Predicted 3D model of a 176-nucleotide RNA (Lysine riboswitch aptamer) from Oceanotoga teriensis. The prediction has a mean pLDDT of 79.

Formats: sequence, C1' cells, structure tokens
RNA sequence: AUAAAAAACGGAGGCGCAAUCGAGAAAAGUAAAAUCAUGGAGCAUUGAGAAAAGCUUUGAAAUGAUUUGAAAGGCGAGAUUGCCGAAGAAAAUAGAAUUCUCAAACUAUUUUUUGGGUGUAUGAUAAACAAUCAUACAACUGUCACGAAUCAAUUUCGUGGAGAGCCGUAAAAAUC
Repeated sequence: AUAAAAAACGGAGGCGCAAUCGAGAAAAGUAAAAUCAUGGAGCAUUGAGAAAAGCUUUGAAAUGAUUUGAAAGGCGAGAUUGCCGAAGAAAAUAGAAUUCUCAAACUAUUUUUUGGGUGUAUGAUAAACAAUCAUACAACUGUCACGAAUCAAUUUCGUGGAGAGCCGUAAAAAUC
C1' cells in the first nucleotide's frame, strides 16, 4: 500500500415485499329449510374408500313448482406493523387435526431455485373476464463486470452475470 470470510454494523432498487384490520362488492336468489307432485331405496364428513353412531317404506337419493333464504374461502379504498431473500415456489421430514388409509389444506425445519415490478399467452386453484401461483416471451428498471464514445459527471451506448449480489464504515488474517 492492497485487502479476505455466505463474518459484523449501516444502507439502496420501487406501482418494492409480507402480515393484521377493513366499509363494501361479489359469492347468490346459490347452498339449505318448509309445502306439494313425481319417484321407490338408499343417504351421510374438504375429496375418494372403509368403519362407527345415526336418518329413512310414518317414504331415502333424484327431478319439478311455490315460499323463505345464508355462510366460508378469495377480493377490497386505505391505515398500521415488520422488513430489502424482503418474500414466493418445488421437494423431503416432522407436527397439529382426524375413527382408519390415501390425498388436499395448515405450521415448522432442511435442501434447491427466483434481482424487481409490469404486460401478453398457456396451465392449476377459484363462482369468476377478480386474485394467487408456475412456465414462456417482450420491453422497462436497479446493480456490478467488460467494451466503446465523451473528457464535466456514473453522461451515453452495447454485451453479459446474479441477491450467497451491490454500496459504505471499522478492524485486520494474508500478500507485496
């Protein structure tokens, strides 16, 4: 003089991320209930199968008519809180719940992966042309590296990478 670690502290990206509350819209004139008619033996839980307790010939499922008539999940103007792998997704393990098995949904951990938001298309969930998630494409945007122009600066252009990144501070292993 330079200067490490997936280290420490502090920061930046922007329609930035997530959580909570939330009038209300929609779900829906749907589910369900009652009555009548047809019907004539099954019905029942987030889904499938089995079991148990039950309902049902004093009439199950299903269909039609009339009357009454919800709710959950999801959305939500904005506000508050926590933050910048914020957070999302996939897989595995464990937990919780459950009568049992499988699956879905919920919680936590680990591994892998995505810089960010937007638009379009396809698919999944969903009542849905909402929204969420995944993939692909398109430009935009932030950051660093390389190259070029300029010589006033991060000013412009091009190519590429990834957040285990980038910027800054302090110390200092180590190297010269």

The model forms 98% of the base pairs in the Rfam consensus.